Glycine riboswitch aptamer from Candidatus Pelagibacter communis, 88 nucleotides, folded computationally.
[in-house]
RNA sequence: AAUAUUUAUACGGGAGAGACUACAUAUUUGUAGCGCCGAAGGAGCAACCACCCCGGAAACUCUCAGGCAGAAGGACCGUACGUAUUAA
Numbered sequence: 001a002a003u004a005u006u007u008a009u010a011c012g013g014g015a016g017a018g019a020c021u022a023c024a025u026a027u028u029u030g031u032a033g034c035g036c037c038g039a040a041g042g043a044g045c046a047a048c049c050a051c052c053c054c055g056g057a058a059a060c061u062c063u064c065a066g067g068c069a070g071a072a073g074g075a076c077c078g079u080a081c082g083u084a085u086u087a088a
Stems, first nucleotide, its partner, number of pairs: 004085002007082001009080005018034001020033005035068003041064001042062003048056002
């Protein structure tokens, strides 16, 4: 310098679902109740992989957590620039 992979940071894009009801609170908001959402996190199984044993594994499933105006957050994608490993 650079192929591929891993991961951090910055910027941009980024869905879903009650601005529900009651009480309290100057607003913000808090508590309780019912109804919902899945793309933080978490858990479960599958194709598949691995295998002596132990297992690994999704955007599927669950909804513990989180969320249901806006804000914040947000899997994932793109760009920039680093970490680690690595082919030529």

Its mean pLDDT, the model's own confidence on a scale to 100, is 79.